The part of an RNA shown here (small-subunit ribosomal RNA, 5' domain) has 504 nucleotides and comes from a metagenome.

Context: one part of a larger RNA
RNA sequence: GGACGAACGCUGGCGGCGCGCUUCAAACAUGCAAGUCGAACGUGAAGCCCGGAGCUUGCUCUGGGUGGAAAGUGGCGAACGGGUGAGGAACACGUGAGGAACCUGCCCCGAAGACCGGGAUAACUCCGGGAAACCGGAGCUAAUACCGGAUGCCCUCACCGGACCGCAUGAUCCGGUGAGGAAAUGGAUUCCGCUUCGGGAUGGUCUCGCGCACUAUCAGCUUGUUGGUGAGGUAAUGGCUCACCAAGGCUACGACGGUUAGCUGGUCUGAGAGGAUGUCCAGCCACACUGGGACUGAGACACGGCCCAGACUCCUACGGGAGGCAGCAGUUAGGAAUCUUGCGCAAUGAGCGAAAGCUUGACGCAGCGACGCCGCGUGCGGGAUGACGGCCCUCGGGUUGUAAACCGCUUUCAGCAGGGACGAAAUUGACGGUACCUGCAGAAGAAGCCCCGGCCAACUACGUGCCAGCAGCCGCGGUAAUACGUAGGGGGCGAGCGUUGUCC
Numbered sequence: 001g002g003a004c005g006a007a008c009g010c011u012g013g014c015g016g017c018g019c020g021c022u023u024c025a026a027a028c029a030u031g032c033a034a035g036u037c038g039a040a041c042g043u044g045a046a047g048c049c050c051g052g053a054g055c056u057u058g059c060u061c062u063g064g065g066u067g068g069a070a071a072g073u074g075g076c077g078a079a080c081g082g083g084u085g086a087g088g089a090a091c092a093c094g095u096g097a098g099g100a101a102c103c104u105g106c107c108c109c110g111a112a113g114a115c116c117g118g119g120a121u122a123a124c125u126c127c128g129g130g131a132a133a134c135c136g137g138a139g140c141u142a143a144u145a146c147c148g149g150a151u152g153c154c155c156u157c158a159c160c161g162g163a164c165c166g167c168a169u170g171a172u173c174c175g176g177u178g179a180g181g182a183a184a185u186g187g188a189u190u191c192c193g194c195u196u197c198g199g200g201a202u203g204g205u206c207u208c209g210c211g212c213a214c215u216a217u218c219a220g221c222u223u224g225u226u227g228g229u230g231a232g233g234u235a236a237u238g239g240c241u242c243a244c245c246a247a248g249g250c251u252a253c254g255a256c257g258g259u260u261a262g263c264u265g266g267u268c269u270g271a272g273a274g275g276a277u278g279u280c281c282a283g284c285c286a287c288a289c290u291g292g293g294a295c296u297g298a299g300a301c302a303c304g305g306c307c308c309a310g311a312c313u314c315c316u317a318c319g320g321g322a323g324g325c326a327g328c329a330g331u332u333a334g335g336a337a338u339c340u341u342g343c344g345c346a347a348u349g350a351g352c353g354a355a356a357g358c359u360u361g362a363c364g365c366a367g368c369g370a371c372g373c374c375g376c377g378u379g380c381g382g383g384a385u386g387a388c389g390g391c392c393c394u395c396g397g398g399u400u401g402u403a404a405a406c407c408g409c410u411u412u413c414a415g416c417a418g419g420g421a422c423g424a425a426a427u428u429g430a431c432g433g434u435a436c437c438u439g440c441a442g443a444a445g446a447a448g449c450c451c452c453g454g455c456c457a458a459c460u461a462c463g464u465g466c467c468a469g470c471a472g473c474c475g476c477g478g479u480a481a482u483a484c485g486u487a488g489g490g491g492g493c494g495a496g497c498g499u500u501g502u503c504c
Base pairs, nucleotide, nucleotide: 001504002503003502004501006500007499008498009497010496013376014375015374016373017372018371019369020368021334026332027331028330030329031328032327035076036075037074040073041072047066048065049064050063051062052061053060054059055058083287084286085285093211094210095209096208097207098206099205102204103203107200108199109198110197111196112195113194115149116148117147118146124139125138126137127136128135129134154181155180156179157178158177159176160175161174162173163172165170186192187191213259214258215257220250221249222248225247226246227245228244229243230242231241232240262284263283264282265281266277267276268275269274289310290309291308292307293306312323313322314321315320340366342365343364344363348362349360350359351358352357379409380408381407382406389400390399391398392397413445415440416439417438418437419436423431448493449492450491451490452489453474454473455472459488460487461486462485463484469476470475
């Protein structure tokens, strides 16, 4: 000198675009943040319409139609989106390869198919238990829910034969035999679905080369350890797991241990090499009160799912239950320090749906904060051998100073009034009567902060008297202090200016 997710002091007019718990991965009141489909299914409340009966003539009971709430079965989604950086020094990440060792719902392409049956169950009704959370029993019912059988273009497995390819384990193709394996012909009447197989796309998973902290005041480490055979397990390779066998494997090119840390694209600095750093945005990873576990599913070992244990909080009729903001707001705590319990689904995107549409604290906006960057304003021109006042003075004057007054002019921004968008293809706009345009009034509403001994740009007076104080370093102050305090003057920057911290 530059930089910052900054903080502190003084000060503070406007706008645009960004950014905003770096500390306690501390605890959380309240609301919202994941639903949707009636064109899969059974039921069907309120309301409305038409009738019947009773009568206290405006109510009660009841039949039919319409209607579609709420709950339930079922499907898809809930594994995305959003948050955080605790852990992790690791194939976690980055980059480059490989999978002849793999999976992939929805989507696209191609081929083939969906035949015959069955038994339940929730909702509902009744009964019962419980303070509650909720639970039990009996009875009824549906499906694109569940189950059995058939068929097999084809798929899987075993065996046999042939062709061809590969560095290899081996792969691919064709044929034969045997065993096994589907479906919802459902819903709507443009269509959407179901099953099997092949391919694609997307996403994922595994392996390897290289790169990627500090520490030797850590020098030896290791028994599933290293390898083999067999088995289990997985989508799949593999000590991943197990049985048996062998005794190996790693290490000064730093094993093992300790400490620290999310990684990267990037960011800051620097001429570069390099050094430092990883906030916002984007990619990947990890985590979801702490620890462990599996279930469902194409996908999780699952933030707003389940089970167990623990700590904590809450309810309780003491028998037992409920909860998890590192989602958006918000509260308390900690701290030098970090925002609104806002508006809207109008746009973009996501889920569901044939669609209309519904949901969406993702997102789009608004609010607060000079926290940062950028832009603009606080007026412009004239105006004296130069007012008043202030300060200094050698008392002559100098300076503040064209500064003010005064004269003329302008009106950005803010203010008031009128019009008024783009963003949307449409009867759809939260933002928003916003941006923007026009008009009106009036210099009117809008300047401070730091410094002035040298480094370093800017000097005098008074006060103080090694006191009070200053200070980044050198150093100032003990009676004329350009270094302390105040004033006048000056210098620098300017809606900021200084200080502190950190990095280069």
Its mean pLDDT, the model's own confidence on a scale to 100, is 87.
Its Rfam family is "Bacterial small subunit ribosomal RNA". Rfam links the family to the GO terms structural constituent of ribosome and ribosome.